The RNA shown here (transfer RNA) has 72 nucleotides and comes from Defluviimonas salinarum. The coordinates come from a structure-prediction model, not an experiment, and the mean pLDDT is 86. It was read from a public genome assembly. Its Rfam family is "tRNA". About the family: Transfer RNA (tRNA) molecules are approximately 80 nucleotides in length. Its family is annotated with triplet codon-amino acid adaptor activity in the Gene Ontology.

C1' cells in the first nucleotide's frame, strides 16, 4: 500500500432518504425500617470529519481520519 467491514446517547447495538430509537447504566418518584428488586418519570445525540447530489441526507457519492479482518 490494497480490499471488504464498521464509527449512531456513558456502554452494546437497530434504524439505511421525509425533523433519531432500543436494552442496559445514570438521575428523580414509588415500594422499603433499610437496601435491592418492581413499577412510574427524565436527562443525555453537530448519527467520525469535509465537500457533493436531493426539494429534503444518519442513510446515496468522493475524499480524509480511526478501528478490526484478510491479501501484499
Nucleotide at each position: 500500500g490494497g480490499u471488504g467491514c464498521g464509527g449512531u446517547a456513558g456502554c452494546u447495538c437497530a434504524g439505511c432518504g421525509g425533523u433519531a430509537g432500543a436494552g442496559c447504566g445514570u438521575c428523580g418518584g414509588u415500594c422499603u425500617c433499610a437496601u435491592a428488586a418492581u413499577c412510574c418519570g427524565a436527562a443525555a445525540g453537530u448519527c467520525g470529519g469535509c465537500g457533493g447530489u436531493u426539494c429534503g441526507a444518519u442513510c446515496c457519492c468522493g475524499c480524509c481520519c480511526c478501528g478490526c479482518a484478510c491479501c501484499a